[in-house]
RNA sequence: AAGCGUUCUCAGGGCGGGGUGAAACUCCCCACCGGCGGUGAUGGCGGCCCCCUUGCAAGAGGAAUGGCCGCACAAGCCCGCGAGCGCCCGCAGCCCGCCAAGGGCUCGGGGUCAGCAGACCCGGUGCGAUUCCGGGGCCGACGGUCACAGUCCGGAUGAAAGAGAGCGCGA
Repeated sequence: AAGCGUUCUCAGGGCGGGGUGAAACUCCCCACCGGCGGUGAUGGCGGCCCCCUUGCAAGAGGAAUGGCCGCACAAGCCCGCGAGCGCCCGCAGCCCGCCAAGGGCUCGGGGUCAGCAGACCCGGUGCGAUUCCGGGGCCGACGGUCACAGUCCGGAUGAAAGAGAGCGCGA
């Protein structure tokens, strides 16, 4: 140092305008938003080389293009992950039921495969791009609601992919 253990902290954005209507941030037209890790040819910063100037040299200065290295950033729709729903389990609680069978709700747990589970093409450059540039598309849990919700309200002052820091162990 890797790795392991442990504690703490952090860890999601977005309806503005118009139309219809009794009623819409839910419909229609125009808008707006994009969790975490990976990959990432573009761009940025730094260094070295080549190169140029000077110098006997060491060195100093410069540096468009080119080569190499390092650093940070960089994809909603490429790969994987997370929360939510569903599913399965419970000798947890409550309710319906005949103290039954069975069912419902809540809570706790599981996690593999499968589900909701999702969504990208065309042109350009190039050895190489679903990542760069240009253009046009597409996607978005559950419950609620005077009316159907990615954007409002709620579970959620929650959980979590993970990120960071401290301490201990560690050849």
Molecule: FMN riboswitch aptamer (RFN element)
Organism: Variovorax terrae